[in-house]
Molecule: c-di-GMP-I riboswitch aptamer
Organism: Paenibacillus ginsengarvi
RNA sequence: GAUAAAGGCAAACCUGCUCGAAAGACAGGGACGCAAAGCCACGGGUCUACAGCGAGGUGCGGACAAACGUGCGAAUCGCCACGAUAGCCGGGCCGCCCUC
Numbered sequence: 001g002a003u004a005a006a007g008g009c010a011a012a013c014c015u016g017c018u019c020g021a022a023a024g025a026c027a028g029g030g031a032c033g034c035a036a037a038g039c040c041a042c043g044g045g046u047c048u049a050c051a052g053c054g055a056g057g058u059g060c061g062g063a064c065a066a067a068c069g070u071g072c073g074a075a076u077c078g079c080c081a082c083g084a085u086a087g088c089c090g091g092g093c094c095g096c097c098c099u100c
Stems, first nucleotide, its partner, number of pairs: 001097001008034002013029004018025002032087001038093003042090003045085003052079004057072005
C1' cells in the first nucleotide's frame, strides 16, 4: 500500500442425531468483503446470563393492625462473567509481494 504477480481468508444465508443454558464456536456449502478478515482476551466496547444476588407474589408469627422476622413454588423484572466476540476499536507477536 498505488500498480501488478502468486496466493490466502471467508460476511449474510443454508445444512448439522456436533458442542453449549445462551451468546457463540465447530464442520460442510456459500461469498459480503478483507493488505493482516494470520495468531493472542492485555485495555476498552458490545453480546449472552446456566449458576448467584435482589425485587416482586404468597404462607406463618407479630395479632384483631403496622414495622419486622422467617419459609415457599411458578412466571416476570433488574444486577452480574468465571462465558463469548480478534470480521468493534486499541495493543502485542509472526508473515507474502511490490514501491519509495